[in-house]
This is a predicted structure of a 1532-nucleotide RNA (small-subunit ribosomal RNA) from a Gammaproteobacteria bacterium. Model confidence (mean pLDDT): 85 of 100. Rfam family: Bacterial small subunit ribosomal RNA. The RNAcentral record of the sequence draws on ENA.
């Protein structure tokens, strides 16, 4: 200085949020297994399974100081050699007797129970130990053992004789003790040892005495054990509800150490149970144990206290003490042994065995120490114990070195190739030596006991006992102990498991949805930090992981400490016993309550303080709690309990109101619908069209009479009652409840309510009734791919009424009843009040503060705040199902599980998607024109098919005249088939040659062979630069792969208006606001309003071409004026114009009028070339689509290297039954032909464009002038005009094909080019379904150019000539924007999803049955044994009158009663042909129910009917969309 010091969270349902909710994980902790690994010590534990079966040893003996008998070996002596005496020895080994075997030491089967805990009670018992009294006298008979004989395989046994005692038994005595009739009667005992001779008597020495001890009786009491009673505590099931006859209590008797139905007999008819009887199931209980902040939960190993069992069931005997673990008897099972006739056994004592199991040790050592048994005691026993073995089973504690030491060593891995890591880590120098190893010392556990020695006590005593003693001897299994100390060497000593998150710790390789991981979430399908293996880290270490188990987190059974509107969860409503809970003021009471004290609450254990092992585990001492339970004493505020009042709750009586409350019974009008007559004619009806129906035998329509049911228009409301289900013409009757108002009474009578009971829509079921309408089923007609349905037309059961059943509903306010409190406005219905617009009670709606709430939303009508009862809930699914039970006439209802099986199932609200939801708005989106494709012929691209190849690539819009702006060789990547192999190409390197050129030959050709020209440049004289050719390796090289590993481009939503950010604000968040309205715009484009204010990418502008007009400027252009002139802007000249290119003017809703909101802005005008973006380009936000693209290029990773690279001839990419696409060119007269004639703009030309001029019928040829071009040139523009001709014809249209002849390029046109001349002269007379494009200088049309390119265009790109038609308008279809609604989608509706059918597999119900457990009851049977009886048999003790008696054994017999058995019942299990549904399971069938209005709105109930979702009546319900309309509220 002190014992109260303690509370953590994660993953994981979504797209994303919060919420409900369930899995799953870090944490402690174990009598533990398993796996890999193991150095040393301390302390501790160790069959959790089969209470399975045991081989062998041992585990309980002891006592000669209780008795009687009494041995062998071996040795001494003698010996007559047979054997005799001592010794061993009064020892072993047995008997009688005494005390111990009822402890100690095991197991946890059975017990739900006075077994245990824990605290009382009173009717008891105790051996051995303590105290106290009092005794202890004197006989008698047996019976073991032992001798004799028998039986038997054995275990044992029979007979007969003989003994002793502390054995047995009379008998004396005995105040006490027991019985009693108060007179009495009944009732014990044992000796054994040690010493002494004073006294008597025989006398070595004993006997009597005497003492000492110790055992005996008999009684009292104490302790110590123990037996029975009682209060409370102590496990599951209500799918276990009633159970009980000795039961329950009397009285009586018997029993027992004791109370007691504990037994029995007669009486009564009780007892116990919803506070759970009784039955089933599981289970030794406690202290403590483990967890856990406590409260709690879970446990009951080791130690310690009860208890209970001892192969299994009964049973008792002895005993103080059992009904007895190592003791008997009987039964039954197992096993053993046998001579077969009989015996014998019990490891749940210590070892140890065999089983069974994941799984649990030595057939040690000692009685030295505690301890217990027997003795006087020495002892003697003692698998209790104390030790050691064997095991990392736990717990603790130590160690495997320590310092230095950078060339950061080798080597491992990585790597961006530059390194990083492993690492101060090794070596390598210096140093220690705990542990372990060998030697040597060496405590403590030892204290006794005996025995010497002494003293001190009894006693006659110096005996003998006790006691005592700082006095000697003597006792260790552990054990080679702990501990100490020297020796000597870094020596002999590290693994496990892990690295996606959670969770600390990351790369490489391999693997390719494979192999496998995996605790949840999940990983692996070619780059895997998640698998396997390697480095590296990272935790924890002699362990370290996995499994099993418990608590913990888990407030996920919630006392502490949850919940039920929509997440699971308010019984459909009422009415009410029992229970809970209960106004206000007093008295007493003290049961609860509190407060002191007092018993107890074993020790151990946890806690604290201390100590003791070198420390810690471990132990020890003190302490402190042990929250309880009992007793005593006091408080008396609350709650019980009682007594007394009181009146606010409750209720009555009065007087007034309101109301589709309920029951009977009467009546009314309107309709429909039959019947009957009039009047009239051909339809009627009915649907998205329709058809079936009716109708000339006269409907429908109309008018008049009339049957009958059923139902109440208008009034009618968010109105009103009613408990809920529910309730409507009117009038009458009978009856409930309930408001208002003023007084008057009762006086707490109240409030909820398990269980019980009654009401309970609609369907539905029984019996009779009734039927107009309607209308499950059915029948017929339509839709339909089908159509068991929506839709039509008929139409039965119900639907109505009586009565008697069912008892369900989305029976809802998804919201139990009751009481009190806490802000308001505004309707409304009923009643009151006065001061007539205020308020008051009761209802009943909307808003709506504070509060709650996940959140929506509740919100004085509460889901606020509180008290009181009650029912209900605990992940999803299997399921409200099965089996039982109860209800029912069935349907069915009510209660109400399990195995399986997933990691989620939900609620809200959010942001997108979508909808066969709404609004609002755009686009050549339709519409309204024009003009094509789709048919044909050919081009050209594509799939298919073929092929040695037909090289790859693009595949709805957004591949398909695309990559290709241009495949005959080349390209060319394919294919045959000849060739090369550092390689056609790069860079280092070593050798030679200058590079180059040219010639044969041989081959297809690459390419080889062989000749011959050529010696160049720079140099510091070494050499060097290009280039060439050979050689060596490093590398080259790959249109191989993988665009789902990438960059970079690129399509496309879309030139569509929209996509974000900051800060602020609102939300608990994801979000949300902004960016929503109101208007306007091509337009998130402006303006207003506005918790938003600003911003930024995008839209527009700024750029370019073009329209208009200026100013500069004049050549190659131009030429109006003025001069030449060859008549050609040709020449002078000119700068006006046109043009060309530079600048720069103009248009901005800037004027005016309307309109609009005073705004933006829109209409309309005006000026003006041009108006409202004047046309036209270039420009493509945030994203999407794993879109395209490794084959343009790049560029990771993989793959090939004498080939997947490289060269080189030839094919092929150009096939060809067939399809599609995009296009030419037509089918003609607005045409074709012939002749003539007329006007552009943009471009390209030097390996080029090519004039004139001549050839040629044309392609073209020759020629070559001029042009690197505003100069030359391609170059004729065609449509068009103008004239002619053809006259509707497969043509004077069309022009494919085919056939000769021919040009041009080019090394070469056959596979395979274009274009010319001549013939030829196909299809084809405007295109089905269906589709495209265009909105103006557009579309139709018509030419011209240019890239590519030797050549080769119907394609592309560009130019310019001519030049229309239509747009009411926004309902449809397509796409898109904003907003808004709804969702079960979120891979986003090409979503998602239900059931049937088939298949495989799982558990599982029903099942004719089978078979086992365990039970209940009736009966049979009865072992041993005990108790009662007993005529039969036997028999020392005692009595005896000797004859028996009394008592006892044996047999017999009755009573209980184990084991068996027999019928009949419950239960539980397991198994069963087949059967039912139900769960699960990548690509299987039928439909298409559900989510959107889900295309018939959806769901509950209930009944029909169908392959299946389902469909259809009939009542509910919103948890329906949309669109109106009443009403009420909000805000102005």
């Nucleotide at each position: 200085u002190a014992a109260g010091u303690g509370a953590a969270g994660a993953g994981u349902u979504u797209g994303a949020u919060c919420a409900u909710g369930g899995c799953u994980c870090a944490g402690a902790u174990u009598g533990a297994a398993c796996g890999c690994u193991g150095g040393c010590g301390g302390c501790a534990g160790g069959c959790c399974u089969a209470a399975c079966a045991c081989a062998u040893g041992c585990a309980a003996g002891u006592c000669g100081a209780g008795c009687g008998a009494g041995a062998a070996a071996g040795u001494g002596c003698c010996u007559u050699c047979g054997g005799g005496c001592g010794c061993g020895a009064g020892u072993a080994a047995a008997g009688c007797g005494g005390c111990g075997g009822a402890c100690g030491g095991g197991u946890g089967a059975g017990u739900a129970a006075c077994g245990c805990g824990u605290g009382g009670g009173a009717a008891c018992c105790u051996g051995c130990c303590c105290g106290a009294c009092a005794g202890a006298g004197g006989g008698g008979g047996a019976c073991a053992a032992c001798u004799c004989g028998g039986g038997g395989a054995a275990a044992c046994u029979c007979g007969a004789g003989c003994u002793a005692a502390u054995a047995c038994c009379g008998c004396a005595u005995a105040u006490a003790c027991c019985c009693u009739a108060c007179g009495g009667g009944g009732g014990a005992a044992a000796g054994g040892g040690g010493g002494c001779c004073u006294c008597u008597c025989c006398u070595u020495g004993g006997a009597a005495g005497c003492u000492c001890c110790u055992a005996c009786u008999g009684u009292c009491g104490g302790a110590u054990g123990g037996g029975c009673c009682c209060g409370c505590g102590u496990g599951a099931g209500a799918u276990u509800a009633g159970c009980u006859u000795g039961u329950u209590g009397g009285u009586g008797a018997g029993g027992u150490a004791a109370a007691a139905g504990c037994u029995c007999a007669c009486c009564a008819a009780g007892g116990c149970u919803g506070c759970g009887a009784u039955c089933u199931c599981u289970a030794g209980c406690u202290g403590g144990u483990c967890u856990g902040a406590g409260a709690g939960g879970a446990u009951g190993a080791u130690c310690a206290g009860c208890c209970a069992c001892a192969c299994u069931g009964g049973g008792a005997c002895u005993g103080a003490g059992a009904c007895a673990c190592g003791g008997c008897c009987c039964a039954g099972a197992c096993u053993c042994c046998u001579a077969c006739g009989g015996g014998a056994g019990g490891c749940a004592g210590c070892a140890g065995u065999g089983g069974g199991g994941a799984a649990u040790c030595u057939u040690g050592c000692a009685c030295a120490a505690u301890g217990g048994g027997c003795g006087a005691a020495a002892g003697c026993c003692u698998g209790a114990u104390g030790c050691a073995g064997c095991c990392a089973u736990g717990c603790c504690g130590c160690g495997u070195g320590u310092g230095u030491g950078a060339a950061g060593a080798a080597g491992g891995c990585c790597u961006u190739c530059g390194g990083g890591u492993c690492g101060u880590a090794a070596a390598g120098c210096a140093c220690u030596u705990u542990c372990a190893g060998c030697g040597g010392g060496g405590a403590g556990a030892a204290a006794u006991u005996g025995c010497c020695g002494a003293a001190a006590g009894c006693g006659a005593a110096u005996a003998c006992c006790u006691u005592u003693c700082u006095g000697g001897c003597u006792u260790g299994a552990u054990g080679u102990u702990a501990c100490c100390c020297g020796c000597a060497c870094a020596a002999g000593a590290a693994g496990c498991a892990c690295c996606g998150g959670c969770u600390a710790a990351c790369u490489c390789c391999g693997u390719g949805c494979c192999a496998g991981c995996a605790g949840c979430c999940g990983c692996g399908g070619u780059a895997a930090g998640a698998c396997g293996g390697a480095g590296g880290g990272u935790g924890c270490a002699a362990g370290c992981g996995u499994u099993a188990a418990u608590c913990g987190g888990a407030a996920u059974u919630a006392c502490u400490g949850g919940g039920c509107g929509u997440a699971a969860a308010g019984c459909g409503c009422g009415c009410g016993c029992a229970g809970g809970c209960g106004g206000c003021c007093a008295g007493g009471u003290a049961a609860g309550u509190c407060a002191a004290u007092u018993g107890u609450g074993a020790a151990a254990g946890c806690c604290c303080c201390g100590a003791g092992c070198u420390c810690a585990a471990c132990u020890c001492g003190g302490g402190a709690a042990u929250u309880g339970c009992a007793g005593u004493u006091g408080a008396u505020a609350c709650u019980g309990c009682u007594u007394g009042g009181c009146u606010a709750g409750a209720g009555u009586g009065c007087a007034g109101g309101a109301g589709a409350g309920g029951g009977g019974a009467g009546u009314a009008g309107a309709a429909u619908u039959c019947c009957c007559g009039g009047u009239g004619u051909a339809g009627c009806a009915g649907u998205g069209a329709a058809a079936u129906g009716c109708g000339u035998a006269g409907a429908u329509a109309u008018c008049g009479g009339g049957a009958g049911g059923a139902a109440u228009g208008c009034c009618a409301a968010u109105g009103g009652c009613g408990a809920a289900a529910g309730c409507a013409g009117c009038u009458c009757u009978c009856u409930g409840g309930u408001c208002u108002g003023a007084c008057a009474c009762u006086g707490a009578c109240g409030c909820u309510c398990a269980g019980g009971u009654g009401c309970g829509a609609a369907a539905g079921c029984g019996u009779g009734g009734g039927u107009a309408g309607c209308g499950a089923a059915c029948g017929g007609g339509a839709u339909u791919a089908g159509a068991u349905a929506c839709c039509c037309c008929g139409g039965u059961a119900g639907u109505c009424c009586a009565c008697g059943c069912c008892g369900u509903a989305a029976a809802c306010g998804a919201u139990g009843a009751g009481a009190a409190c806490u802000a308001g406005c505004c309707g409304u219905c009923g009643g009151g009040g006065c001061u007539u617009g205020c308020u008051c009670c009761g209802g009943u709606g909307g808003c709506g503060c504070a509060g709650c709430u996940a959140a929506c939303g509740c919100g004085u009508u509460a889901a606020g705040u509180u008290c009181u009862c009650c029912g209900c809930c605990u992940g999803g699914g299997g399921a409200g199902u099965a089996c039982g039970a109860c209800c029912g006439c069935a349907a069915g209802g009510u209660u109400a599980a399990a195995a399986c099986u997933c990691a989620a199932a939900u609620g809200a609200a959010u942001u997108g998607a979508c909808g066969g939801g709404g609004g609002c708005c755009c686009g050549c989106a339709c519409a309204a024109g024009c003009g094509g494709u789709g048919g044909a012929g050919c081009a050209u691209g594509u799939g298919g098919u073929u092929u040695a190849a037909u090289u790859c690539g693009a595949u709805g819009c957004a591949a398909c005249g695309c990559g290709a702006a241009g495949a005959a060789c080349c390209u060319u990547a394919c294919c045959a088939c000849c060739c090369c192999u550092u390689g056609a190409c790069a860079u280092c390197u070593u050798c030679g040659g200058a590079a180059u050129c040219c010639u044969g030959c041989a081959g297809a050709g690459a390419u080889g062979c062989a000749g011959g020209a050529g010696u160049g440049c720079c140099u510091u004289c070494g050499g060097g630069a290009a280039c060439c050719g050979a050689g060596u390796g490093a590398c080259a090289g790959g249109u191989g792969c993988u665009g789902c590993a990438u960059g970079g481009c690129u399509g496309u939503c879309g030139u569509c208006a929209g996509c974000u950010c900051g800060u602020g604000u609102c939300g608990u968040g994801a979000g949300a606001u902004g960016u929503u309205g109101g208007g306007u715009u091509a337009a998130g484009u402006c303006c207003c309003g506005u918790a938003a204010c600003g911003a930024g990418c995008g839209c527009a502008a700024c750029c370019c071409c073009u329209a208009u007009c200026c100013c500069u400027a004049u050549u190659u252009g131009c030429c109006a004026g003025c001069g030449g002139u060859u008549c050609g802007g040709c020449c002078g000249g000119g700068a006006a114009c046109u043009u060309u290119a530079g600048g720069g003017a103009g248009a901005c809703u800037g004027c005016c009028g309307g309109u609009g909101a005073c705004a933006a802005a829109c209409c309309g005008g005006a000026g003006g070339a041009a108006g409202g973006c004047g046309g036209g380009g270039a420009u493509g936000a945030c994203g999407u689509c794993a879109a395209g693209u490794c084959a343009u290029c790049a560029u990771g990773g993989c793959c090939c290297u004498u080939a997947c690279g490289g060269g080189g001839u030839g094919g092929g990419c150009u096939a060809c039954a067939c399809a599609c696409g995009u296009g030419c060119u037509a089918c003609a007269a607005u045409g074709g032909c012939c002749g003539g004639u007329a006007c552009a703009g943009a471009g390209g030309g030097c390996u080029g464009c090519g004039a004139a001029c001549c050839c040629g019928c044309g392609a073209g040829g020759g020629g070559g002038a001029g042009c690197g071009a505003a100069u030359c040139u391609c170059a004729g523009a065609a449509a068009g005009c103008c004239g002619g001709u053809c006259g509707u014809a497969g043509u004077c249209c069309g022009g494919a094909u085919u056939g000769c002849a021919g040009u041009c390029u080019g090394c070469a046109a056959c596979u395979c080019g274009a274009c010319u001349g001549c013939a030829u002269g196909a299809a084809g007379u405007c295109g089905g379904a269906a589709u495209c494009g265009c909105u103006a200088g557009u579309a139709a049309u018509c030419g011209c150019g240019a890239a590519u390119c030797a050549g080769c265009a119907u394609g592309u790109c560009g130019c310019g000539g001519u030049g229309a038609a239509u747009a009411c308008g926004u309902u449809c279809c397509c796409g898109g924007g904003c907003c808004u609604u709804g969702u079960a989608c979120a891979c986003a509706c090409c979503g998602c999803c239900c059931g049937u059918c088939a298949c495989a597999c799982c558990a599982u119900g029903g099942g004719a049955g089978u078979u086992g457990g365990c039970u209940g009851u009736a009966c049979c049977a009865g072992a041993a044994g005990u108790g009662g009886u007993u005529a039969g048999c036997u028999u020392a003790a005692c009595c005896u009158u000797c004859g028996g008696g009394a008592a006892a054994g044996c047999g017999g017999u009755c009573a209980c009663c184990a084991c068996g058995g027999u019928g009949u019942g419950g239960u539980c299990a397991a198994u069963g042909a087949c059967u039912g549904g139900g769960g699960u399971g990548a690509a299987g069938u039928c439909g298409u129910a559900a989510c959107a209005a889900g295309g018939u709105a959806g769901c509950c109930g209930u009944a029909g009917g169908g392959g299946a979702a389902c469909c259809u009546g009939c009542g509910g319900c919103u948890g329906g969309a949309u669109u109106a309309c009443c009403u009420c509220c909000u805000u102005a």